[in-house]
Context: one part of a larger RNA
RNA sequence: GGACGAACGCUGGCGGCACGCCUAACACAUGCAAGUCGAGCGGUUCGGAGGUUAGAACUGAGGGAUCAAGGAAUUGAUCUCUGAGGUCUAACUUCCGGAUAGCGGCGGACGGGUGAGUAACACGUGAGGAACCUGCCUUUCAGAGGGGGAUAACGUUUGGAAACGAACGCUAAUACCGCAUAAAGUAUAGACACGGCAUCGUGUUUAUACCAAAGGAGCAAUCCGCUGAAAGAUGGCCUCGCGGCUGAUUAGCUAGUUGGCGGGGUAACGGCCCACCAAGGCGACGAUCAGUAGCCGGACUGAGAGGUUGAACGGCCACAUUGGGACUGAGACACGGCCCAGACUCCUACGGGAGGCAGCAGUGGGGGAUAUUGCACAAUGGGCGAAAGCCUGAUGCAGCGAUGCCGCGUGGAGGAAGAAGGUCUUCGGAUUGUAAACUCCUGUCUUUAGGGACGAUAAUGACGGUACCUAAGGAGGAAGCUCCGGCUAACUACGUGCCAGCAGCCGCGGUAAUACGUAGGGAGCGAGCGUUGUCC
Numbered sequence: 001g002g003a004c005g006a007a008c009g010c011u012g013g014c015g016g017c018a019c020g021c022c023u024a025a026c027a028c029a030u031g032c033a034a035g036u037c038g039a040g041c042g043g044u045u046c047g048g049a050g051g052u053u054a055g056a057a058c059u060g061a062g063g064g065a066u067c068a069a070g071g072a073a074u075u076g077a078u079c080u081c082u083g084a085g086g087u088c089u090a091a092c093u094u095c096c097g098g099a100u101a102g103c104g105g106c107g108g109a110c111g112g113g114u115g116a117g118u119a120a121c122a123c124g125u126g127a128g129g130a131a132c133c134u135g136c137c138u139u140u141c142a143g144a145g146g147g148g149g150a151u152a153a154c155g156u157u158u159g160g161a162a163a164c165g166a167a168c169g170c171u172a173a174u175a176c177c178g179c180a181u182a183a184a185g186u187a188u189a190g191a192c193a194c195g196g197c198a199u200c201g202u203g204u205u206u207a208u209a210c211c212a213a214a215g216g217a218g219c220a221a222u223c224c225g226c227u228g229a230a231a232g233a234u235g236g237c238c239u240c241g242c243g244g245c246u247g248a249u250u251a252g253c254u255a256g257u258u259g260g261c262g263g264g265g266u267a268a269c270g271g272c273c274c275a276c277c278a279a280g281g282c283g284a285c286g287a288u289c290a291g292u293a294g295c296c297g298g299a300c301u302g303a304g305a306g307g308u309u310g311a312a313c314g315g316c317c318a319c320a321u322u323g324g325g326a327c328u329g330a331g332a333c334a335c336g337g338c339c340c341a342g343a344c345u346c347c348u349a350c351g352g353g354a355g356g357c358a359g360c361a362g363u364g365g366g367g368g369a370u371a372u373u374g375c376a377c378a379a380u381g382g383g384c385g386a387a388a389g390c391c392u393g394a395u396g397c398a399g400c401g402a403u404g405c406c407g408c409g410u411g412g413a414g415g416a417a418g419a420a421g422g423u424c425u426u427c428g429g430a431u432u433g434u435a436a437a438c439u440c441c442u443g444u445c446u447u448u449a450g451g452g453a454c455g456a457u458a459a460u461g462a463c464g465g466u467a468c469c470u471a472a473g474g475a476g477g478a479a480g481c482u483c484c485g486g487c488u489a490a491c492u493a494c495g496u497g498c499c500a501g502c503a504g505c506c507g508c509g510g511u512a513a514u515a516c517g518u519a520g521g522g523a524g525c526g527a528g529c530g531u532u533g534u535c536c
Stems, first nucleotide, its partner, number of pairs: 001536004006532005013408006019401002021366001026364003030361003035106003040103002043100014058085002061082009113319003123243007132236002137232007145179001147177002154169006185210011215224003245291003252282003257279004262274003294316004298309004321342005344355004372398001374397003380394001381392004411441004421432004445477001446473006455463001480525005485506003491520005501508002
């Protein structure tokens, strides 16, 4: 001098873009962060439309009986029967639409966080897998025949304070299980050709054995699915060469240890595991032990070589209260899944239960120190769905912080009576100083009012009445910090008197201190300036 995820002191106008618990992988109140599909299934429930049956009152028609009026025809009233009309109610049923606890499917292995552990094939780089797996996706070839038994939901009974169960009974499926079909599949044995890297690989072929399936929507066409196989893509797994910390005041280490044969296990090779056999294997080219540490692309610095570092962004790894374990699944030994044990916290009727912020906010604590319990799915992306859509603290934005970088402003021009005041003074003057006042302008930022986006190809905008534009107002609202002995740019006066104090080094201060304190002046940088810490 440069740099910083910085902190502290003084000061602080605006905008853009970034960044923001480096400490206790300490403990966590509360809310949200992973759901979705009714076009897989049986139910339940709500609404609408229709039908059947029953009932209620009403309307009007016909028949019969009785009574009253009348001489009679007839008229009126009451009761009863029949069939009809529309209205309402209830039950059952059909269709349409909505909702959904459960069974079922896909996704919860991604996305997000953290760096505790790890000195290791963890990472980087380059090879290999004739030793491997791969849901969804793409391409291609085939296929989907015919059956069965259950079980949640539900109902009844019942246990428990709760969490959560138990028994019996019923029912569906793209849930589950046999059978059939069977090769391009798998296994074994054989033949031929080609190839190689020892076991062998690839292709053709023969024989034997074995293994599939599911339906849904639609009037239909068709679409979405299902099963087997081949190839691709993507993702993963394994092996090896080389590379990157410190300590010898750690010199020997090792018993599944090193190798073999046989087996088990795995997607697969392998002491990965096991039985037996042999006695090996590593090490001054640093084994073992101890300490420290996530690794890299990169970042900082430096002319470079190198040194330091691994915040943000991107890739890989590891972890998810501590330790262990498996289940499911294409994929986990699984952050917001399960089981066991430990510590801790909470509920309890004392019998027993519940929990896991190193997700986003937020709280306590620790600390020199690090933000809002915000808005939205409008965009990008992800999950599910045929779709509409739903979910998404990923993400997009906003809020707070001069934490950093960058940009802009705090006015411009004129203005000498060189005003007043301050400071110094040899008392003449010098300086502050064109600085101010004053005159004329300008309108960046700002204030007020109006308009108002892009981001969104038809619709849909959280941001946001934001950015931006237009008009108007008025120099009005916006400058500090450090230093001035030398290094090192910048000097005088007063106070103090080895005191008070300063200090990065040299060193200042004991009566004229350019070094302490104050003032005037000056120098440097400037919304910052200094100090401290760390690295080069």

A computed fold for a 536-nucleotide part of an RNA from Tepidibaculum saccharolyticum, annotated as small-subunit ribosomal RNA, 5' domain. The full RNA is in RNAcentral, with records from ENA. Rfam family: Bacterial small subunit ribosomal RNA. Its family is annotated with structural constituent of ribosome and ribosome in the Gene Ontology.